Record summary: Predicted 3D model of a 347-nucleotide part of an RNA (small-subunit ribosomal RNA, central domain) from an uncultured bacterium. Its Rfam family is "Bacterial small subunit ribosomal RNA". Its family is annotated with ribosome and structural constituent of ribosome in the Gene Ontology. The full RNA is in RNAcentral, with records from ENA.
Context: one part of a larger RNA
RNA sequence: CUGGGCUUAAAGAGCUCGUAGGUGGUUAAAAAAGUUGAUGGUGAAAUCCCAAGGCUCAACCUUGGAACUGCCAUCAAAACUUUUUAGCUAGAGUGUGAUAGAGGUAAGUGGAAUUUCUAGUGUAGAGGUGAAAUUCGUAGAUAUUAGAAAGAACACCGAAAGCGAAGGCAACUUACUGGGUCACUACUGACACUGAGGAGCGAAAGCAUGGGUAGCGAAGAGGAUUAGAUACCCUCGUAGUCCAUGCCGUAAACGAUGUGUGCUAGACGUUGGAAAUAUAUUUUUCAGUGUCGCAGCGAAAGCGAUAAACACACCGCCUGGGGAGUACGACCGCAAGGUUAAAACUC
Numbered sequence: 001c002u003g004g005g006c007u008u009a010a011a012g013a014g015c016u017c018g019u020a021g022g023u024g025g026u027u028a029a030a031a032a033a034g035u036u037g038a039u040g041g042u043g044a045a046a047u048c049c050c051a052a053g054g055c056u057c058a059a060c061c062u063u064g065g066a067a068c069u070g071c072c073a074u075c076a077a078a079a080c081u082u083u084u085u086a087g088c089u090a091g092a093g094u095g096u097g098a099u100a101g102a103g104g105u106a107a108g109u110g111g112a113a114u115u116u117c118u119a120g121u122g123u124a125g126a127g128g129u130g131a132a133a134u135u136c137g138u139a140g141a142u143a144u145u146a147g148a149a150a151g152a153a154c155a156c157c158g159a160a161a162g163c164g165a166a167g168g169c170a171a172c173u174u175a176c177u178g179g180g181u182c183a184c185u186a187c188u189g190a191c192a193c194u195g196a197g198g199a200g201c202g203a204a205a206g207c208a209u210g211g212g213u214a215g216c217g218a219a220g221a222g223g224a225u226u227a228g229a230u231a232c233c234c235u236c237g238u239a240g241u242c243c244a245u246g247c248c249g250u251a252a253a254c255g256a257u258g259u260g261u262g263c264u265a266g267a268c269g270u271u272g273g274a275a276a277u278a279u280a281u282u283u284u285u286c287a288g289u290g291u292c293g294c295a296g297c298g299a300a301a302g303c304g305a306u307a308a309a310c311a312c313a314c315c316g317c318c319u320g321g322g323g324a325g326u327a328c329g330a331c332c333g334c335a336a337g338g339u340u341a342a343a344a345c346u347c
Stems, first nucleotide, its partner, number of pairs: 004318003007301002012315001014201004021194003025088007033081002035077008049065006091191001092188003095184005103177007110154001114150008125136002162169002206247006215241002220236004258314005266292011277280001296303002320347003329340004
C1' cells in the first nucleotide's frame, strides 16, 4: 500500500454554490501516453537462495549457478483507459404550453383578543391558590355598556397536507421575484457528477446604534411552601421578546441516516400534473409525501424503490474511557465567544 467502518456502539461537515482535483454516455477513424508481447543493453562486488568443495565438524571461507521481481532502447499489437478529429441522443440544458404552493422581499389593509385611558350603570368586594398571602378596591375596584389609543400575534380552514438547499415559512390584498412539476419532443449536442481550499445563507440566545414596548418575561423584589427553599406555586417586574441597520456563526442545526446515478416483489392512503375509457370508490403513468411489507440487509431494534438491499463516482469523518472539544499557538469577533487542536498524567 491493500484490508474495517460512520441511524442507535467512535464517526455524515447545519445547508448550498463552486475553483483545483478525481470520475465520466454512445459510434467511427487516427495516434500510441498508460497497457501487453518480443529482442537487446544494463541491473558492481559482497549479502540472500541452490549445488559442490576447504579448515577434524560447525560457524567461517572458496568456486559455480540462479536471482537481483528494476530501468533504458528498438520493434510490434490496438481490446480497455487516454489524446485528437468527425458524428449521435438515452445524461444535462434550452424552448413552447399549462400548473400547485405558509418559497422570498417590500408596501398597504383587516377583525377577534389583551392592556391602558375617558364616560355611563352599579356596590363591596376582586385577584390568586392545594390552602393562603403579597396585590388591587369606598379617592368606587371586579362586573357590565359605549368610545379612544397602543403594541404584538394571526382562531376556524389545518391535514401523516403544501413550499424551501438547510435554517425555516401561516390573516388578507397588491407589486417585484427564486425554484419545482406535468405535457409536447422543437433546439443545443456530454455542455455531466462530486467537490480539498474558497464564497454565500444560516433557529434561538447574545452584542452595537437608534426607535418601540400591549402581552409575556431571564435578573431582581415581595408572598407562600419547607428543617432550609438562592426552586417548583402566587403578585409585581428590568433586560429581552418587536422594527431598522450591522455583528455573532452556534443548536438533539435530527431522518442522530453526505451528494449524485443506476438497479431490485407488492399492498393501502395522500398532494400536484398527464393520458385512456365501461364515466367508475375505474385503469395507466410522472413527480412528491406517509403507513405496512417480499427478497435482501442488520448485533438487534429495525431498514426495506424516500434503503440501513445491490453497485458505481466524489467529498467529509472515526480508531478505548478520562484529561478535552480543554491548554498553547494561529485566524475570526466590539465583546460574549467561535474555528482549528494537542500532551503529560491516569484507568